[in-house]
Context: one part of a larger RNA
RNA sequence: GUCGGUGAAUCAUAGGCAGUGGCUUGGUUAAGGGAACCCACUAAAGCCUUAGCGAAAGCGAGUCUUCAUAGGGAAAUUGUCACUACUUACAGACCCGAACCUGGGUGGUCUAUCCAUGACCAGGUUGAAGUUUGGGUGAAACUAACUGAACGUCUGAACCGACUAAUGUUGAAGAAUCAGCAGAUGAGUUGUCAUUAAGGCUAAAAUGCCACUCGAACUCAAAGCUAGCUAGUUCUCCCCGAAAUGCGUGAGGCGUAGCAGUUGACUGGACAUCUAAGGGUAAAGCAUUGUUUUGGUGCGUGCCGCGAGAGUGGUACCAAAUUGAGGCAAACUCUAACUACUAGAUAUGACCUCAAAAUAACAGGGGUCGAGGUAAACCAGUGAGACAAUAGGUUAUAAGCUUCAUCAUCGAGAGGGAAACAACCUGGAUCACCAGCUAAGGCCCCUAAAUGAUCGCUUAGUGAUAAAGGAGGUAGGGUGUAGAGACAUCUAGGAGGUUUGCCUAGAAGCAGCCACCCUUGACAGAGUGCGUAAUAGCUCACUGAUCGAGCGCUCUUGCGCCGAAGAUGAACGGGGCUAAGCGAUCUGCCGAAGCUGUGGGAUGUAAAAAUACAUUGGUAGGGGAGCUUUCAGCCUUAGGGGGAAGCACCCGCGUGAGUGGGAGUAGAUGAAGCAAAAGCGAGAAUGUCGGC
Repeated sequence: GUCGGUGAAUCAUAGGCAGUGGCUUGGUUAAGGGAACCCACUAAAGCCUUAGCGAAAGCGAGUCUUCAUAGGGAAAUUGUCACUACUUACAGACCCGAACCUGGGUGGUCUAUCCAUGACCAGGUUGAAGUUUGGGUGAAACUAACUGAACGUCUGAACCGACUAAUGUUGAAGAAUCAGCAGAUGAGUUGUCAUUAAGGCUAAAAUGCCACUCGAACUCAAAGCUAGCUAGUUCUCCCCGAAAUGCGUGAGGCGUAGCAGUUGACUGGACAUCUAAGGGUAAAGCAUUGUUUUGGUGCGUGCCGCGAGAGUGGUACCAAAUUGAGGCAAACUCUAACUACUAGAUAUGACCUCAAAAUAACAGGGGUCGAGGUAAACCAGUGAGACAAUAGGUUAUAAGCUUCAUCAUCGAGAGGGAAACAACCUGGAUCACCAGCUAAGGCCCCUAAAUGAUCGCUUAGUGAUAAAGGAGGUAGGGUGUAGAGACAUCUAGGAGGUUUGCCUAGAAGCAGCCACCCUUGACAGAGUGCGUAAUAGCUCACUGAUCGAGCGCUCUUGCGCCGAAGAUGAACGGGGCUAAGCGAUCUGCCGAAGCUGUGGGAUGUAAAAAUACAUUGGUAGGGGAGCUUUCAGCCUUAGGGGGAAGCACCCGCGUGAGUGGGAGUAGAUGAAGCAAAAGCGAGAAUGUCGGC
């Protein structure tokens, strides 16, 4: 890993509610007794019920409160005993699962310290003190040599240890091997015997060690400890069907309310349309409260002048107040919606029937079905929600962020579309069909359906990712100008008074200030720019000639271009496309478990049939109806070596759990029906036992 066994809501006592049954002349016994036991029978104490109210005395169809017969509270009634289902309490209480705590014992053959008694440490090196002798001294000190053999000395085997790397890592080994390494006469190593024990021993101290166990050993008991935690929890079909919220606890748990189911009762309209009332949100506004940009007037303040003072004149920054033109506000409002909320009014669809008669239609009466709500009883789950849209807060008007509100979807929802894609679009799957119509979305090929029609746009493969910004892209709108000749090029002129005046060293169109005239003319500024010290020079405006048809300006218009850099090639799904792209219009078609058609089943109204209408997705969860296994009883058990059960195969039946038949194997038991009882159904629990 797999196969086969085994494996989880049970039992006792007591309460609640429902159903069924007995009795209702109210019901019923308990312990005990009961010639084997259990029954029958007995036992009449007790329990429920027959009256309530009040704290109570107490009163009583009434009572309590109270001054009150004012009002109010609860009451004005009610079977009981069993069995069964569900549920609650108490117990291990659906099953498996701790780490712990406590008590009694067992361990010092491992290891730690200590005690007693033994054993062991190749070889080599170094050369302390001391002694002796010489030198030295008054004697010493001191000094030299020989001798000597000290040392938790040095080197290095045994022995003991364990610093490094490699190997090993399902090992040769639950700590080793190999190559190096440290100590090796010492606080050395080691044999044997003995001592110390868990709230403890021991410890050159690491929370180390105390038998592969140590922040408290092992073992047995309490013990099925407890587990607001995790995993698991076994047959079928049918009906209904949530929650992830408020409050309190603490917050991954509970209680209560909300939302589900079942049961009976009551009420009757949900939705829609119209009308009406309230309000101060969106918007808007600046009349209030604040805030704010700018212009005018300028209270006040500073400085200066005049004045004996009062005061007055001037001037500068800031600037109250006022005023013109504008803005802003969740905690502003002179205004002011839509929705929503509340109330009232109006009103429905399908079918049947009255309903006959020669036929048909309309209206009407009655009935059935469909939608909503209320309180009650019993009894669940939920109390981590997620994303989208909308109104907000928070953040950075970030988040697949967080937090409220409204609503939808997912959750618990399949099918079709979006390439793939819980939460987007479409649409709610009772079953069958090689029938039809549509939704969203599509119709060149992959790929079902128009290489459809008409009018435009785009040339960028834009389509098929993005901004500020940039550009004679292109189509369009507006406006101006032009055969009385535009726009552009080229050619010619662009002058005179005058170097205008002032200023200035100079100022002559061109440093600067004022003014900006006149003349000749086709036209020419007291000058557009460059330039000079100042002149000069070049150029422009303006005009003629040439040429011969469009040329300028502008736009909050459409579609495009650049901006545009990422790690394998890689955001049309691909092929590919100039439409098979984009905008507008039109007609077809395809397309789903939607709707329809045909046939079948189930549920509700609903009660037996017939029939009609509606319903029939579903997690947690509730309800209903059934199947199977084992065993006891009844049927005086059918059947069975002429072949039972079991096993595995084939063919049927049933919505399903299942069940009937056949041939084979097997070799002795055993079905249906009725009505009881459960150690009653496995695929999961790192389940458990066994085989392979």